[in-house]
RNA sequence: UGUGACGAGGGCAUACCCGUCGUGAGGCGGGGACGCAAAGCCACCGGUCUUUCGUUCGGCGAAAGACAGCGGAGCUACCGGAG
Numbered sequence: 001u002g003u004g005a006c007g008a009g010g011g012c013a014u015a016c017c018c019g020u021c022g023u024g025a026g027g028c029g030g031g032g033a034c035g036c037a038a039a040g041c042c043a044c045c046g047g048u049c050u051u052u053c054g055u056u057c058g059g060c061g062a063a064a065g066a067c068a069g070c071g072g073a074g075c076u077a078c079c080g081g082a083g
Base pairs, nucleotide, nucleotide: 001082003080004079011036012035016031017030018029019028020027021026034069040075041074044072045071046070047067048066049065050064051063052062053061054060
């Protein structure tokens, strides 16, 4: 530099359940593992979702939010083998 065959030390944690915060989408903590080689970070682009308001009543528009385990961009990184 590029890569994820094999192996090791390990890492994260879906659904669901409990507690807690939030009007909500959801967040956090505990249990639990469907999976993940960036399932580490980041709302910049697209997307989905929520609340409020507007509306010509069309999930149409606006504002404020949520999701990084929906896709892309950006940043960083362990181990192995390869150059």